[in-house]
RNA sequence: GCGCUUGUAGCUCAGUGGUAGAGCAUGCGACUUUUAAUCGCAGGGUCGCGGGUUCGAGCCCCGCCGGGCGCACCA
Numbered sequence: 001g002c003g004c005u006u007g008u009a010g011c012u013c014a015g016u017g018g019u020a021g022a023g024c025a026u027g028c029g030a031c032u033u034u035u036a037a038u039c040g041c042a043g044g045g046u047c048g049c050g051g052g053u054u055c056g057a058g059c060c061c062c063g064c065c066g067g068g069c070g071c072a073c074c075a
Stems, first nucleotide, its partner, number of pairs: 001071007010024004018055001026042005048064005
């Protein structure tokens, strides 16, 4: 450099073009077996950035940025 793939909550990840979610973590509460477990509730999101298509985009298209894999090139 080229191709493929990936980016969604603090972390790990779901998400048929039609209300953005789960587990863990965090905070609060209940409970009793009390350095904690269990159960319940709550907070937490510019969905990498910009643009396009569409009545409507996390999802489709284009460009850019970052990660991963493969291939090629250079001395």
This is a predicted structure of a 75-nucleotide RNA (transfer RNA) from a Ktedonobacterales bacterium. The coordinates come from a structure-prediction model, not an experiment, and the mean pLDDT is 82. It matches the Rfam family "tRNA". Rfam links the family to the GO term triplet codon-amino acid adaptor activity. The family's RNA type in Rfam is transfer RNA.